[in-house]
RNA sequence: GCCGCGAUAGCUCAGUCGGUGGAGCGUGGGACUGUUAAUCCCAAGGCCCGCGGUUCGAAUCCGCGUCGCGGCGCCA
Numbered sequence: 001g002c003c004g005c006g007a008u009a010g011c012u013c014a015g016u017c018g019g020u021g022g023a024g025c026g027u028g029g030g031a032c033u034g035u036u037a038a039u040c041c042c043a044a045g046g047c048c049c050g051c052g053g054u055u056c057g058a059a060u061c062c063g064c065g066u067c068g069c070g071g072c073g074c075c076a
Stems, first nucleotide, its partner, number of pairs: 001072007010025004019056001027043005049065005
């Protein structure tokens, strides 16, 4: 340098055909319990990596860029 994959909640990851963004864990509150733990319920928490484009409408499609992982190559 080229190619492929990835970037979504604090962490690990889903997200179908483009039409109101989810789960587990964690956190906060509550129920239960002699106490703790466990269990159950509820809630908070999001610039969907950035910029631009297409579209009535983009996490999703397209272009460019950034970062991470993998493969190939160049120089010597």
Molecule: transfer RNA
Organism: Halobacteriales archaeon